About this RNA: A computed fold for a 71-nucleotide RNA from an Oscillospiraceae bacterium, annotated as transfer RNA. Rfam family: tRNA. It is annotated as a transfer RNA.

[in-house]
RNA sequence: GGCGCCAUAGCCAAGUGGUAAGGCAUGGGACUGCAAAUCCCUGACCCCCGGUUCAAAUCCGGGUGGCGCCU
Numbered sequence: 001g002g003c004g005c006c007a008u009a010g011c012c013a014a015g016u017g018g019u020a021a022g023g024c025a026u027g028g029g030a031c032u033g034c035a036a037a038u039c040c041c042u043g044a045c046c047c048c049c050g051g052u053u054c055a056a057a058u059c060c061g062g063g064u065g066g067c068g069c070c071u
Stems, first nucleotide, its partner, number of pairs: 001070007010024003018054001027041004047063005
């Protein structure tokens, strides 16, 4: 220098055009003599900018960061 993949909550992670599942953790509550276990509740418009579209996490372009391959 070229090519490919990835970026979603504190962490892991699903979602592939129609207002973002789940698990762990945190916080609050129920239960308990106190706890543990269990149960309920609690939070992200998705790395950044622009474009396409009635509608974008999703498609397109550029950028940033990470990983891998080639040279």

Its mean pLDDT, the model's own confidence on a scale to 100, is 80.